[in-house]
Bacterial RNase P class A from an Anaerolineae bacterium, 351 nucleotides, folded computationally. It matches the Rfam family "Bacterial RNase P class A". Rfam describes the family as follows. Ribonuclease P (RNase P) is a ubiquitous endoribonuclease, found in archaea, bacteria and eukarya as well as chloroplasts and mitochondria.
Formats: sequence, structure tokens, C1' cells
RNA sequence: CGGGUCGGUCAGGCGGUCGCGCUCCGCUGCGGGCGGAGUGAGGAAAGUCCGGGCUCCACAGGGCGCGGUGCUGGGUAACACCCAGGCGGGGCAACCCGACGGAAAGGGCCACAGAAACAGACCGCCCGGCGGACGUCCGCGGGGUAAGGGUGAAAAGGUGGUGUAAGAGACCACCGGCGUCGCCGGUGACGGCGGCGGCCAGGCAACCCCCACCGGGAGCAAGGCCAAGCAGGGACGAGGGGCGGCCCGUCCCGUUCGAGUCCCGGGUAGGCCGCUAGAGGCGGCGGGCAACCGCCGUCCCAGAUAGAUGACCGCCCACGACAGAACCCGGCUUACCGACCGGCCCGGACG
Repeated sequence: CGGGUCGGUCAGGCGGUCGCGCUCCGCUGCGGGCGGAGUGAGGAAAGUCCGGGCUCCACAGGGCGCGGUGCUGGGUAACACCCAGGCGGGGCAACCCGACGGAAAGGGCCACAGAAACAGACCGCCCGGCGGACGUCCGCGGGGUAAGGGUGAAAAGGUGGUGUAAGAGACCACCGGCGUCGCCGGUGACGGCGGCGGCCAGGCAACCCCCACCGGGAGCAAGGCCAAGCAGGGACGAGGGGCGGCCCGUCCCGUUCGAGUCCCGGGUAGGCCGCUAGAGGCGGCGGGCAACCGCCGUCCCAGAUAGAUGACCGCCCACGACAGAACCCGGCUUACCGACCGGCCCGGACG
């Protein structure tokens, strides 16, 4: 210098004029208005895909079922997230990707091709039988064989030998893989070395299933308070409802005073709280490889309810992307013009 990889920061700037939401202060003729000051979107506010806080459902449960997660250790309020590591895969490398338990518990599926997709005879090879003329060639039929051919993404470990009618992990040696035992390293996943063993019967479990662990439901239109307004009538009726689904169990309302369902009719559609100070931001110190945690200091950083954060002008530059809160927070995923900073890897040149 070129190419790559990982991480972080920013998201046009400045000035002027007008306007909008919220808070505070002042004035006022006070259900309102005027003036001033302060403050006012994001890295994703998004998709609403996970996890939690908060609120309500009488904090009565048990069984079955349902859903989710799935290497190990750690972090966290929790997670399907993050960090560190193991294993597998990709890349020369930095680095990246992986729902990564179980396929000899059982069921199911495996396109096309192929005889067959799991225990398989299509061709071939081998041994008998019968017939055409006799053992050489042909046909029919029986049996053996997974070594060879062929099909396929995938076909019963690989190479060499022994063996056989032909063959075969049938047997032997080496290699690969699996299981098991022992020793060593590691908290562990796992790794290394050595011995032994059946020779070793495919794949898919984000298909059912098995195993382990986790999980009540609904959601801020949650939920609570205030104000205003109203008018009841009819039919059916012994059951109805809560505890997430089903069963058991339990509780509440009702079967005289009628729960509940349906129909007709009547009223309202205003305000307040919840609402933003929080698993919070920044800085320092300490612990930890890290994620993260602890202590101290400091700061306050939108809160609307038809829903505010905009418009115009001037100057400058590298000409400005994706997009806008609506209970809150932690993640994931998706969208995005670009600019800057740093670590590392590969290649080239020069000293």
C1' cells in the first nucleotide's frame, strides 16, 4: 500500500424567524387565557418473536394431557439471550456457522432412479436336475452367493490375504469407527494413552415418540377512583361460574325472594390515577479471561390521549439512509446514505 475479518462511536452542523407537547414561575377578567424559562424520539422507537417487572383473576390442590428448551461451566430478575470453553463443519488465516440428548424401546417416512431404502438376487458368478443331439452351445426349472456390474444423495466398513463349487468380517493382519475397562489431564463437556470385544444392520427425532429440565391464565382497552345519566318489560329457565384444557376435588351464586341466556326498550361515551426515578445514564476504584458484579461520586433524560418534537430563510461540507415513543425493562430479528476510531489476519514493495 492492497485485500479481508472482528469490535466500537456518530447519524449533517451553525445562526435567525414562526409554531407544537409537557413541567415550573409570573400576571389575569380564572372550567380559560397571556408572557417568560427549561425540556422534548431511536440505534433500531419497528416486527411483536422470546424472557421478566407490574396489575387483576378467592395464593386449593392432585392426576392426565399440552407447550417450550436440549453439549459443558458461568452471567442474569429471567430467557430461545450473553460470555468462556468442548465437539462438529467452512476458510490459507484472522475468524465465522451449528435446537449440538436418544435411531439395538416402538411407530412412521426416505422424491426420481433402482430388483431392493434395510436385511436386498436385476444382470453376473457357482453347483445339481430335465429337455433339444454327447461334458463344450441353447432353453426351462431348483438351490447357493453381496466378490463384480448397474441405479441412487445414501446399498450392508476399507486394503491385502486365508478359505470356497463360487463367495462372504466366515477367519487373519493392518487401518478407520463404535462399545467397554483401566490410567492420566480437566470443575465439566471432553481429550490423550493402553488393553479387551461383537466385527461394525443406512439416514431423518425444528415427524410422532422416549429421556431430562422448565412453564398457571389474561393483559395498561391490565386495574383503581370521581362525576354525569337511566325505566323498565317479555320469553326460556335449573343450573351457571372461578381455580389455563379434560377428570377428580374445592369455592361462589341460584333453584319461595329466579342465577343465567336471548329479545325489545332506556342511559352514557367526561375527568383523574396507573405514567415514568429506572434490573437507569456517566465517571472512578475494586473483583473476574470475559459476560457481569460490588462500592463511591455525580446527573435527571419525552410522557401525549386524536395523540407534540415541525416549517421557512441564510451560510458551510463529504449533500445527509432506514425510520418515529404510547405501561416499563432485558434480548433476538429485520431495515439502513455514509463517516470516523481501534484490534487482528493474508499478500506485495521498500528500509